[in-house]
RNA sequence: UCAGACGGCCGGACGGCCGCCUUCCGGCCGAGGCCGGGGGGAGGAAAGUCCGGGCUCCACGGAGAAACGGUGCCGGGUAACGCCCGGCGGGGGCGACCCCAGGGAAAGUGCCACAGAGAGCAGACCGCCCGGCCGUGGGAUCGCAUGGGAUCUCCCGUGCCCCGCCGCCGGGUAAGGGUGAAAGGGUGCGGUAAGAGCGCACCGCGCGCCCGGCGACGGGCGCGGCACGGUAAACCCCACCGGGAGCAAGACCGAAUAGGGACGACGCGCCGCUCCUUCCUCCCGGAAGGUCCGGCAGGCCGCUUCUCCGGGCCGUCGUCCGGGUUGGUCGCGCGAGGCGCCCGGCAACGGGCGUCCCAGAUGAAUGGCCGUCGCCCAUGAAAUCCCACGCGGGACCCGUCAUGGGGACAGAACCCGGCUUACAGGCCGUCUGGCUCG
RNA sequence: GCGGGCGUAGCUCAGCUGGUAGAGUACGAGCUUCCCAAGCUCGGUGUCGCGGGUUCGAAUCCCGUCGCCCGCUCCA
Numbered sequence: 001u002c003a004g005a006c007g008g009c010c011g012g013a014c015g016g017c018c019g020c021c022u023u024c025c026g027g028c029c030g031a032g033g034c035c036g037g038g039g040g041g042a043g044g045a046a047a048g049u050c051c052g053g054g055c056u057c058c059a060c061g062g063a064g065a066a067a068c069g070g071u072g073c074c075g076g077g078u079a080a081c082g083c084c085c086g087g088c089g090g091g092g093g094c095g096a097c098c099c100c101a102g103g104g105a106a107a108g109u110g111c112c113a114c115a116g117a118g119a120g121c122a123g124a125c126c127g128c129c130c131g132g133c134c135g136u137g138g139g140a141u142c143g144c145a146u147g148g149g150a151u152c153u154c155c156c157g158u159g160c161c162c163c164g165c166c167g168c169c170g171g172g173u174a175a176g177g178g179u180g181a182a183a184g185g186g187u188g189c190g191g192u193a194a195g196a197g198c199g200c201a202c203c204g205c206g207c208g209c210c211c212g213g214c215g216a217c218g219g220g221c222g223c224g225g226c227a228c229g230g231u232a233a234a235c236c237c238c239a240c241c242g243g244g245a246g247c248a249a250g251a252c253c254g255a256a257u258a259g260g261g262a263c264g265a266c267g268c269g270c271c272g273c274u275c276c277u278u279c280c281u282c283c284c285g286g287a288a289g290g291u292c293c294g295g296c297a298g299g300c301c302g303c304u305u306c307u308c309c310g311g312g313c314c315g316u317c318g319u320c321c322g323g324g325u326u327g328g329u330c331g332c333g334c335g336a337g338g339c340g341c342c343c344g345g346c347a348a349c350g351g352g353c354g355u356c357c358c359a360g361a362u363g364a365a366u367g368g369c370c371g372u373c374g375c376c377c378a379u380g381a382a383a384u385c386c387c388a389c390g391c392g393g394g395a396c397c398c399g400u401c402a403u404g405g406g407g408a409c410a411g412a413a414c415c416c417g418g419c420u421u422a423c424a425g426g427c428c429g430u431c432u433g434g435c436u437c438g
Numbered sequence: 439g440c441g442g443g444c445g446u447a448g449c450u451c452a453g454c455u456g457g458u459a460g461a462g463u464a465c466g467a468g469c470u471u472c473c474c475a476a477g478c479u480c481g482g483u484g485u486c487g488c489g490g491g492u493u494c495g496a497a498u499c500c501c502g503u504c505g506c507c508c509g510c511u512c513c514a
Base pairs, nucleotide, nucleotide: 001434002433003432004431005430006429007428008427009426010425012373013372014371015370016369017368018367020041021040022039023038024037025036026035027034028033043409047420048419050418051417052416053415054414055246056245057244058243060310061309062308063307064306065305066304068242069241070240071239072238073087074086075085076084077083088102089100090099091098092097103237104236108235109234110231111230112229125177126176127173128172129171130170131169132168133167135165136164137163138162139161143160144159145158146157147156148155149154185203186202187201188200189199190198204226205224206223207222208221209220210219211218212217250330251329252328253327260321261320262319263318264317265316266315269296270295271294272293275290276289277288278287279286280285298314299313300312301311323513324512337356338355339354340353341352342351343350344349375406376405377404378403379402380401381400384395385394386393387392439510440509441508442507443506444505445504448463449462450461451460457494465481466480467479468478469477487503488502489501490500491499
């Protein structure tokens, strides 16, 4: 100096004027506000609402099972998590470093389209090799068989023989070609008719033992000739976690209305007793109906279902239609809180001490204008450098001046811990690779 | 603010047990008719909202993101 990796941070500053929300103090008063003064007033993501909690409610509290959903290497952190930290294994990069839904495919089921001979305890299309048959080309002709010529020991052809080719048939072969995402380990040597873990060496894989490590896992030795293709973000199996709803939760006050209607689910049973009404009767007493209390039985109540223990209710629950209101107060901000220092830990984080109080609106405040400074971009000028040296022309990383423009993503709505996504521009630190100079 | 659902041809929708995407309508051409409509025949439809991942392979499965739609006050 160029290119890059990782971690952290900022996300305009100051002043003036006019406003907004909230709170405290004082005053005024027409009782709802006004006036004066003081304090506070958006974010790193307040966002998406993807996870985990706090909090509140749901006649349910506890236990178990099923279903459903989620998570998934190991160890740690945390209130908890699907988050974070440190490791392990695999993959990528020259490297700093980055990425991984990373349990189980020898429990079972499903799927693997098209292509291809064969796609799941596979397969012979081409090729290679062996054997047989038919045909055909060449060679050899010593011998044998046979045919022909010559006629005396000679010549020619065919087959048996050798080499090759075309076709057919029967086998062998998973080395090679070809198809595919994937073809039942890879490379090499031996071996074989050709081949093949058929044999051997190394690598891979599996099993067993030993050693190291809390563990994931790593290393070593021995055995096995390969038996076990992929897919679980397909069903599934294993382990662990989860009751549901959500501040429009929920509580209180006030106002108003018709404490209304329809449908559905289950139940409305028995006994004793108190009181009332009616009837029978001279009285005792009895019958019917209603009511209070108690007991037994039964039913309902878990916002997926079932079972058990305890509990609540006996007219309770659910759905729909209709009626009224569109007000106020609380919940509501001291909290797993912020900042600084020290200690423990590789780290996430934990502990101790000190200090601070820091938005609470409810159609919803946190804004507007001006000035100065700062940041970025564009243009121009001067300066600088080069050519020429008469005018002039060209380059311009950084720095100076002037003019103009820009300033992102986005805004609390019960709160907190994370994740993810968006973001103009800028700063700091550590590290890697290349080039140049000393 | 909270909960739920949906994005596929110009439009309305299928396809969602992974295997190369269809129906109706609309559009274009031809036949029919004197002409039009209707009818018949044929044809082109497409980043499956977008990006990434799993898989040999994604409209479909998973994650992220964008857009749209619906419901939810209180009282008795």